The prediction has a mean pLDDT of 80. This is a predicted structure of a 74-nucleotide RNA (transfer RNA) from Sessilibacter corallicola.
RNA sequence: GCACCCGUAGCUCAGCUGGAUAGAGUAGGUGGCUUCGAACCACUUGGUCGGGGGUUCGAAUCCCUCCGGGUGUG
Numbered sequence: 001g002c003a004c005c006c007g008u009a010g011c012u013c014a015g016c017u018g019g020a021u022a023g024a025g026u027a028g029g030u031g032g033c034u035u036c037g038a039a040c041c042a043c044u045u046g047g048u049c050g051g052g053g054g055u056u057c058g059a060a061u062c063c064c065u066c067c068g069g070g071u072g073u074g
Stems, first nucleotide, its partner, number of pairs: 001073007010026004019057001027045006050066005
């Protein structure tokens, strides 16, 4: 340099044939339980879906570009 993959919650990820309120686990908070903790149970907080632009009635999802990470290859 070229090709491909990835970037969504503090962390690990799902969602990817566009469809309307963006999710799970874990973590944090509160409460229950317990002599106190841990574990367990309930509730709850948390996101400009990497940035910008475009297509569309509608974009995490499609297109272009840039940024970051990874793999392969010369």
About this RNA:
It was read from a public genome assembly. Its Rfam family is "tRNA". Taxonomically the source falls in Sessilibacter (Bacteria, Pseudomonadati, Pseudomonadota, Cellvibrionales).